A computed fold for a 480-nucleotide part of an RNA from Entransia fimbriata, annotated as small-subunit ribosomal RNA, 5' domain. The coordinates come from a structure-prediction model, not an experiment, and the mean pLDDT is 86.
[in-house]
Context: one part of a larger RNA
RNA sequence: GAUGAACGCUGGCGGCAUGCUUAACACAUGCAAGUUGUACGAGGUUCCUUCUGGGAACUUAGUGGCGGACGGGUGAGUAACGCGUAAGGACCUACCCUUGGGAGGGGGAUAACAAUUGGAAACGAUUGCUAAUACCCCAUACCUUGAAGAAGAAAAUGGGAUAUCUGCCCAAGGAGGGACUUGCGUCUGAUUAGCUAGUUGGUGAGGUAAUAGCUUACCAAGGCAAUGAUCAGUAGCUGGUUUGAGAGGAUGAUCAGCCACACUGGGACUGAGACACGGCCCAGACUCCUACGGGUGGCGGCAGUGGGGAAUUUUCCGCAAUGGGCGCAAGCCUGACGGAGCAAUGCCGCGUGGAGGCAGAAGGCCCACCGGGUCGUAAACUCCUUUUCUCAGAGAAGAAUCAUGACGGUAUCUGAGGAAUAAGCUCCGGCAAAAUCUGUGCCAGCAGCCGCGGUAAGACAGAUGGAGCAAGCGUUAUCC
Numbered sequence: 001g002a003u004g005a006a007c008g009c010u011g012g013c014g015g016c017a018u019g020c021u022u023a024a025c026a027c028a029u030g031c032a033a034g035u036u037g038u039a040c041g042a043g044g045u046u047c048c049u050u051c052u053g054g055g056a057a058c059u060u061a062g063u064g065g066c067g068g069a070c071g072g073g074u075g076a077g078u079a080a081c082g083c084g085u086a087a088g089g090a091c092c093u094a095c096c097c098u099u100g101g102g103a104g105g106g107g108g109a110u111a112a113c114a115a116u117u118g119g120a121a122a123c124g125a126u127u128g129c130u131a132a133u134a135c136c137c138c139a140u141a142c143c144u145u146g147a148a149g150a151a152g153a154a155a156a157u158g159g160g161a162u163a164u165c166u167g168c169c170c171a172a173g174g175a176g177g178g179a180c181u182u183g184c185g186u187c188u189g190a191u192u193a194g195c196u197a198g199u200u201g202g203u204g205a206g207g208u209a210a211u212a213g214c215u216u217a218c219c220a221a222g223g224c225a226a227u228g229a230u231c232a233g234u235a236g237c238u239g240g241u242u243u244g245a246g247a248g249g250a251u252g253a254u255c256a257g258c259c260a261c262a263c264u265g266g267g268a269c270u271g272a273g274a275c276a277c278g279g280c281c282c283a284g285a286c287u288c289c290u291a292c293g294g295g296u297g298g299c300g301g302c303a304g305u306g307g308g309g310a311a312u313u314u315u316c317c318g319c320a321a322u323g324g325g326c327g328c329a330a331g332c333c334u335g336a337c338g339g340a341g342c343a344a345u346g347c348c349g350c351g352u353g354g355a356g357g358c359a360g361a362a363g364g365c366c367c368a369c370c371g372g373g374u375c376g377u378a379a380a381c382u383c384c385u386u387u388u389c390u391c392a393g394a395g396a397a398g399a400a401u402c403a404u405g406a407c408g409g410u411a412u413c414u415g416a417g418g419a420a421u422a423a424g425c426u427c428c429g430g431c432a433a434a435a436u437c438u439g440u441g442c443c444a445g446c447a448g449c450c451g452c453g454g455u456a457a458g459a460c461a462g463a464u465g466g467a468g469c470a471a472g473c474g475u476u477a478u479c480c
Base pairs, nucleotide, nucleotide: 001479002478003477005476006475007474008473009472012350013349014348015347016346017345018343019342020308025306026305027304029303030302031301034066035065036064039063040062042060043059044058045057046056047055048054049053073261074260075259082186083185084184085183086182087181088180091178092177093176096174097173098172099171100170101169102168104138105137106136107135113128114127115126116125117124118123143152144151145150158165159164187233188232189231194224195223196222199221200220201219202218203217204216205215206214236258237257238256239255240251241250242249243248263284264283265282266281267280286297288295289294314340316339317338318337322336323334324333325332326331353384354383355382356381363375364374365373366372367371389417390416391415392414393413394412398407424469425468426467427466428465429450430449431448435464436463437462438461439460445452446451
């Protein structure tokens, strides 16, 4: 000098930041991912009507589509192509943009629903009916495979003023995103010296979006290592942060990029994308419900609770802005985000009054010789001001766009009132700015180091005075 700090004493205001560093311990409760009726059938409510029927509006559980792989959290694991940097070729890519083509014909189901029925519940079972942008078949193909003959693969409509709009299929390119490979860099220990059999390479086969022992059969016997392999310990990496003149050291909170994880371990499914925090299956530990047959759950999302700890906040407001998902749109959702609340936790700014004023008041302390010195222009007193504060009035920008502002009657402005509402903490032997008295008597105690204290202690305790910093000041911890 610095800190995500804590503790002690003290504490007026504002702006901007920051706030579980410990138990990746366990979690009550609420919310955090939905949306689409312009894909589809159906149910319900209301209304209209030419009333065994038809239509309109709204709404909903279900089928279908898109999104739940983003956003948000945490740092357990990981010494690794994980990260950083520089390159490479054998790849994928939903939505978006550009370009060239296309959408012909047909079919069978199924949820919802109804009936019956099992179960305490969670949740099912059987039969029957029905639709689609759900599913299937045929046709077609500027594409793919192959040396060639040849083989293989598609589609969907919906709304409407019948202007057209939206969506669908194939192919090529782009953008952005992702996967893989490689050079170099990336902590400590030799009181860890040898390690390795899919191990190293080849061929065939399989597999992948793609390369590859990625997997497998056979063949060869290789590969790594004192320039530290293997093993053990520790650790997310980086931009940065901090210190330093620099070189360097330490560090990796907030913000940003990458990675990994989601009760613990394993696995795949769906999908353009996951081996998926608020999806599925299995096993385990734990929790809860149970009619004992069986079921339920996963805050390392935002708040909040218990526990641990020296220690870390509200079960708040709003989608007004920015951004995201869905939707033609209106709009809906969004604990992302925007805000407010709490905390001197930090940085910055402001204030606690200004000018005059000696009878140098009273009082405290000190020296003592009637007396003097000091606190001290300090107070009183006189004049002034109103930053702050209180009250009253006006009152935004942030909105781009008709409407729409959580913040917020906030910031700000104007007026009134009254010095009014506002100073502490540490130190004073040397280092190191600042000294005297009283008490104590190697006791009580102090102390960062040197060291003080055994009867005049500038070092302990109190007082007065002084020094330093100041809404803070000291102490402790850690780094330079």